[in-house]
Context: one part of a larger RNA
């Protein structure tokens, strides 16, 4: 831009793409077969490998603005207590998120038409013959079934719902203002994201930050008191602190602006 009014939702599926893998064990059965050795077709069931998809409750990893211990040095006048730098200084743990080595799921089944092949009926050719007419079975392959995309499928589909025509001027088309479903810019953000896009919100508000409470993590803060020569120990104290997590709460920031439909 188109889809012959403008929108917002939900859809159909022409067409396209993905997957469609493989092994072992049990049963039938040590049966059929075979002198024996050996050893099935078939039927039913179970468990794996690799691959793929999703997810983070479990097991782990990471987790450079979480907690703790600790070395050297410098600073805060000193003590105490903190902070800076040294690969995050090093070390022990670890929330959210992201993850695999973790968890769950998938290929199946079924239908149709067939290939090679196997057949039925059956002439040409009194026989025979799966074929010439006709009919059937038959594959990991084909078409469906299953999953994903999909109406620019210009053949532009379908359904539901919502919406405008007031005023002024000129009157010849028209010009200006207002209303208007809805949308956009902008702003607050996001388990969405290269950017667009998508999603949640914009005071009729919990969108983000802050604050409060909780969860989680770390592991018992500072200070006081008591003990000890000291390092340090005990007690107030399962304390103190705590990013991303879960709630509540308008304290802060979501200000402001524009577009927008009948010549049928």
């Nucleotide at each position: 831009c188109g889809u012959a009014c403008g929108a917002c939702a939900c859809u159909u599926g022409a067409g396209g793409g993905g997957u469609u893998u493989u092994c072992u064990c049990u049963u039938u059965a040590g049966u059929a077969c075979g002198a024996g050795a050996g050893g099935a077709c078939u039927u039913a069931g179970a468990g794996g490998g690799a691959c793929g998809g999703a997810c983070c409750g479990c097991u782990g990893g990471u987790g450079u603005g979480c907690c703790u211990g600790u070395u050297g040095u410098c600073u805060c006048g000193c003590u105490c207590g903190a902070g800076g730098c040294a690969c995050c200084g090093c070390a022990g743990g670890g929330u959210a998120g992201c993850u695999a080595u973790g968890u769950c799921c998938g290929g199946u089944c079924a239908g149709g038409a067939u290939a090679a092949g196997c057949g039925c009926u059956g002439a040409a050719a009194g026989c025979a013959u799966c074929u010439a007419a006709g009919c059937g079975c038959g594959a990991a392959g084909c078409c469906u079934u299953u999953c994903c995309c999909a109406a620019g499928a210009u053949g532009a589909g379908g359904u539901g719902u919502c919406g405008u025509u007031g005023g002024a001027c000129c009157a010849c088309u028209g010009u200006c203002c207002g209303a208007g479903a809805g949308u956009c810019c902008c702003c607050u953000g996001g388990a969405a994201g290269a950017c667009g896009a998508c999603c949640a919100g914009g005071u009729c508000g919990a969108u983000a930050g802050g604050c409060u409470g909780g969860c989680u993590g770390u592991g018992u803060a500072a200070g006081g008191c008591g003990g000890g020569u000291a390092a340090c120990c005990g007690u107030c104290u399962c304390a103190g602190c705590u990013g991303a997590c879960c709630a509540g709460u308008a304290c802060u920031a979501a200000c402001g602006g524009a577009c927008g439909a009948a010549a049928g």
Overview
Large-subunit ribosomal RNA, domain VI from a Planctomycetaceae bacterium, 264 nucleotides, folded computationally. Model confidence (mean pLDDT): 86 of 100. NCBI's taxonomy places the organism under Bacteria, Pseudomonadati, Planctomycetia, Planctomycetales, Planctomycetaceae. It matches the Rfam family "Bacterial large subunit ribosomal RNA". The RNAcentral record of the full RNA draws on ENA.